Context: one part of a larger RNA
Parts: sequence; structure tokens; C1' cells
RNA sequence: CCCUCGUUAAGGAACUCGGCAAAAUUGCUCCGUAACUUCGGGAUAAGGAGCGCCCCGGUAGGGUGAAACGACUUGCGCGUGGAGCCCGAGGGGGCCGCAGUGAAUUGGCCCAAGCGACUGUUUACCAAAAACACAGGUCUCUGCUAAGUCGAAAGACGACGUAUAGGGGCUGACGCCUGCCCGGUGCCGGAAGGUUACGUGGAGUUGUUAGGCGCAAGCCGAAGCAGCGAAGCUAAGCCCCGGUAAACGGCGGCCGUAACGAUAACGGUCCUAAGGUAGCGAAAUUCCUUGUCGGGUAAGUUCCGACCUGCACGAAUGGCGUAACGACUUGGGCGCUGUCUCAACGAGGGGCUCG
Repeated sequence: CCCUCGUUAAGGAACUCGGCAAAAUUGCUCCGUAACUUCGGGAUAAGGAGCGCCCCGGUAGGGUGAAACGACUUGCGCGUGGAGCCCGAGGGGGCCGCAGUGAAUUGGCCCAAGCGACUGUUUACCAAAAACACAGGUCUCUGCUAAGUCGAAAGACGACGUAUAGGGGCUGACGCCUGCCCGGUGCCGGAAGGUUACGUGGAGUUGUUAGGCGCAAGCCGAAGCAGCGAAGCUAAGCCCCGGUAAACGGCGGCCGUAACGAUAACGGUCCUAAGGUAGCGAAAUUCCUUGUCGGGUAAGUUCCGACCUGCACGAAUGGCGUAACGACUUGGGCGCUGUCUCAACGAGGGGCUCG
């Protein structure tokens, strides 16, 4: 010097990103317990008092209930009976210590806010969470040889189930709610018209040549065979017409106006599919920003309550609340402390020296 412990004057978070760590609290009995609340809870809330040993005395009381006895309906029955065993206060008197849950095990508490309802689940080896899941809500698919899934297939799961069932998506208890837009994309429905493949169809056209013509070179050329092949007919789809947002998604700009000033209920104009309703709001979202005001502090970029100028909240990619819950996050307070002012001493184990 390091590790693991013990104790500490005065102060008591001044430490620090942060009370991290440590200390403190701790059991049982009794008293007593607020806001809030889904009436269950919150609650061991908080906050207090007592606790040992000896004697009265194993007392009061309670539990169990043997022997014996009695009446019979003779029973593993009933009644009387109280032995033994077990549990065991309250009260009074007394004793000792600094200390009686004498050691050990054994909650610190409160206030406020955010997020997630909750118990659960997770990154085996840096993350346990506000992430995942969850009951509940909703949309959608599926009529049974179901949809869906695994599998070249056989087959199996779904399910020996049958729409109060099964699959998929989103949301995430509960309470109050969930506005407007279907122009784009998706999905569903429609079938008049346009477009459209294979196929069908065969107008036409090409090759070949028996033959014909020609002095010749060569030209023409039926049938057959072969190649190409127009019109016409022809499905879904697409175009088209509708519907649908708890489908993917989206939810404006400029100018003016009130008898101080400021502001604008009001007006004008442009654009859009429609221009953000309720609620919330410097927020896990606010750049400017330590916004401004209030609270808390002697002093507060954090925190709480407001305001609204929302750079860039907003309604199941849910909005706003919410009792209970949380090894979650944030702010404050009480208690308590070697976290600190500021360090000291002690114990054990290392380190160091010798062997």
C1' cells in the first nucleotide's frame, strides 16, 4: 500500500452525476393510523407504549376427557363423574444490569411527478426497463375436405374442434372518449364500355413442282405438302363505377378589422381529398430556452403548479385521467450515518524480508 471487517470527538449529505456505499429500521403484544379509492384497498400507513428473572401460582380461565358409578332400549350407546395431559392470561409484590425480541435471524419512512394498469417475460456472458406478454377492445379471414401452417408427396397440425369455434393484424385493466378526409395506395363490391394472353379463326401470302410456254437463258404454274399469317371470337387483370380509415395514411396559406395600446369574436382571398374536434401541452415531444409567472431553497439549467408563442402533441402507430402495483425514472423531506469536513485507531488476510 491492497482486500475484508470493527469503532470513532464535533458536525450530519457540506460527498457525489446521484445518499452510490454504509448506517439506521427490524420480532411479538397493545394503542393508533391520513389523502385517495375500482370500497377490495391504501395498512406493518404514519406515530407511540410494553417485552427479562423470582414469588403469589402453572393462579383465573380454556381444551381434552381416564377410572369409577348410575339408569336402561345392552350399545364401539347415554348420563354422572372428574383423574391425567395440554394451552394459559390479566393483576399484585420483589430482583439485577448501561442495555430484557440483552446473541442471531428480522421492513427505514413520508410527500410529489413521469411511464407502464396489475402477477408475469427478456438480451445464458455489460441493458430487467417506460421493452415483450397480459386479461379486455376492435378489424379481418374461415361453412368444414374450413381458413391458416408444415411437407415435391403421402400425410399431419388446426381438431377427434365447427363462427360463444379457429387463424391473422392492431390496440392493451378500468373510467370518459375515440372527431374530419376515400384524392393517392391497399382491400371489398360492380359489370355497361375501353384495353388484353393462350387458343380459335383463316382473308391473304411464301416455298416446292406435275405440267405449260420458250431456240436458249428462263418465265408461268394446278393439286398436294410445308412456312408465314389479317379481320372476327375469346378470361381474369388493368382502365372505369362505387364502398371502405380500430385499412396504409393525411388533417393549409396570405391580408385586413373593435373609440389608448394590444389582441381579433368578424371580413376578404388563394389552395386542398379534407384542413387537427375533444383532451393535453416548454411535455420521455419545445429548437430559440436556464421561455415567463408562481412554489420550494439563503441561493434551484433539475423538480412541482400555471400560461400557450405546440421549431415539430392529439385521439386503438389510440387521446386524456386513474386506486393498486414497480430491484423502473425524476424532485423534495424526516430519520440515520466515516459519503464528506478529515482523518484516526484496531482485527484478520495479502503484499515486503528471511527460510

The prediction has a mean pLDDT of 89. A computed fold for a 355-nucleotide part of an RNA from a metagenome, annotated as large-subunit ribosomal RNA, domain IV.